Context: one part of a larger RNA
RNA sequence: UGACGGGGGUCCGCACAAGCGGUGGAGCAUGUGGUUUAAUUCGACGAUACGCGAGGAACCUUACCUGGGCUAGAAUGCGAGUGCUCGCUCCUGAAAGGGAGCUUUUCUUCGGAACACGAAGCAAGGUGCUGCAUGGUUGUCGUCAGCUCGUGCCGUGAGGUGUUGGGUUAAGUCCCGCAACGAGCGCAACCCUUAUCCUUAGUUGCCAGCAUGUAAUGAUGGGGACUCUAAGGAGACUGCCGGCGCAAGCCGCGAGGAAGGUGGGGAUGACGUCAAAUCAUCAUGGCCUUUAUGCCCAGGGCUACACACGUGCUACAAUGGCAGGUACAACGGGUAGCGAAGCCGCGAGGUGGAGCCAAUCUCCGAAAACCUGUCCCAGUUCGGAUUGGAGUCUGGAACUCGACUCCAUGAAGGUGGAAUCGCUAGUAAUCGCGCAUCAGCCAUGGCGCGGUGAAUACGUUCCCGGACCUUGUACA
Numbered sequence: 001u002g003a004c005g006g007g008g009g010u011c012c013g014c015a016c017a018a019g020c021g022g023u024g025g026a027g028c029a030u031g032u033g034g035u036u037u038a039a040u041u042c043g044a045c046g047a048u049a050c051g052c053g054a055g056g057a058a059c060c061u062u063a064c065c066u067g068g069g070c071u072a073g074a075a076u077g078c079g080a081g082u083g084c085u086c087g088c089u090c091c092u093g094a095a096a097g098g099g100a101g102c103u104u105u106u107c108u109u110c111g112g113a114a115c116a117c118g119a120a121g122c123a124a125g126g127u128g129c130u131g132c133a134u135g136g137u138u139g140u141c142g143u144c145a146g147c148u149c150g151u152g153c154c155g156u157g158a159g160g161u162g163u164u165g166g167g168u169u170a171a172g173u174c175c176c177g178c179a180a181c182g183a184g185c186g187c188a189a190c191c192c193u194u195a196u197c198c199u200u201a202g203u204u205g206c207c208a209g210c211a212u213g214u215a216a217u218g219a220u221g222g223g224g225a226c227u228c229u230a231a232g233g234a235g236a237c238u239g240c241c242g243g244c245g246c247a248a249g250c251c252g253c254g255a256g257g258a259a260g261g262u263g264g265g266g267a268u269g270a271c272g273u274c275a276a277a278u279c280a281u282c283a284u285g286g287c288c289u290u291u292a293u294g295c296c297c298a299g300g301g302c303u304a305c306a307c308a309c310g311u312g313c314u315a316c317a318a319u320g321g322c323a324g325g326u327a328c329a330a331c332g333g334g335u336a337g338c339g340a341a342g343c344c345g346c347g348a349g350g351u352g353g354a355g356c357c358a359a360u361c362u363c364c365g366a367a368a369a370c371c372u373g374u375c376c377c378a379g380u381u382c383g384g385a386u387u388g389g390a391g392u393c394u395g396g397a398a399c400u401c402g403a404c405u406c407c408a409u410g411a412a413g414g415u416g417g418a419a420u421c422g423c424u425a426g427u428a429a430u431c432g433c434g435c436a437u438c439a440g441c442c443a444u445g446g447c448g449c450g451g452u453g454a455a456u457a458c459g460u461u462c463c464c465g466g467a468c469c470u471u472g473u474a475c476a
Base pairs, nucleotide, nucleotide: 001476002475003473004472005471007470008469009468010467011466012465013464015460016459019423020422021421022420023419026314027313028312029311030310031309032308033307034305035304042053043052064300065299066298067297068296069295070294077122078121081117082116083115087102088101089100090099091098092097105114106113107112125289126288128287129286130285134283135282136278137277138276139274141272146185147184148183149182150181151180152161153160154159165176166175167174191266192265193264194263196234197233198232199231200230201229202228206223207222210221211220212219237260240254243251316416320375321374322373323372324371325370326369332363333362334361337356338355342351343350344349382413387408388407389406390405391404392403393402429452430451431450432449433448434447435446
């Protein structure tokens, strides 16, 4: 100087407390361990691994296994030269590969170009090892308020001071004081979005007033008021009033206001820590391999299953289930695409093909909600696992191993031990919708969107983590 303390002081955080809802019990989904296997490819392991890399494992992917093949090779550059080259057909084969035959390559500005083969080679390949050789990227402490420097001063020196103190703040935020005076990286602001208003613009959007028309609909003429769209501006700054205080900073209340003290949300992550993670995104040193640890192909595996754990979904019901009826969104996607009306089918879906490269057409009738009826507390009209049968769709192909539909079947489960997690407001809880990946889909995952919409916070004694000052230390 740090680090540590079941030392002290001050302060903060869904850290506790106060509340609401979960997990832990059940079934299933998914990841992991273990076991099994020819293989169950590899990585990730307290917090900071375990719905993680993977934002799509039937083939492919694919790295693994078995079997069949190739050896200058699957890609690429140079390359003497060749033109039986491109293509088509046949045999063998699971395919890859191997073999045979036919034709005698294409363009041309006639200079050539393209394509294929190709000896010798320079070389190529490796998802092989080392993340403890590395770059780059990332997690975490933590969006915590810290981390430093120049000059000066103090100290023999390591170092200190500044950065401590008194207030204050979300903040090393600001003020006052002070052997310090300044400065940098962080904080804040500048950026995006959302909440209000104004101006401009008015189609594909809108329809108040005026007409037309219909069973009905902005459907039509028209209009720019309103909604909305998207550009530009305004607006919030403790600006005003009062109060505490020596003062400054500030705190609390009030007014006006759509919004009040950082308005809400996002992006943004200092110096560093964990020899943290990644050689399998990529790049790369070294090592290893070169008729194989490289490459091609078929089939299998990554989907196994006495078990254990994590993360979720669905439930155990009446604030509910079922049946019928009636409403109201937003974000987004669409041409190898979205696909309307109509018709067929109980349905998944089929047929059909209008319109749309989209504020125009379409995905798309949101669901909880509300109204009416029914069930009457049961393992039930709860719950839907599992299983049998029949189908639909995608795809070359659904056996291993897809999703969905219909009929039948109707398991566990009656609110979950010890323990443990999330959340402070349009939040939790609950309800549906969209997108990426994608032929299809194992999506209950991830990322977004809107609908309905709470309870509680006395407080900081305690648990956990963190910040500053101080004290002790046989620790570095």
Model confidence (mean pLDDT): 81 of 100. Predicted 3D model of a 476-nucleotide part of an RNA (small-subunit ribosomal RNA, 3' major domain) from a metagenome.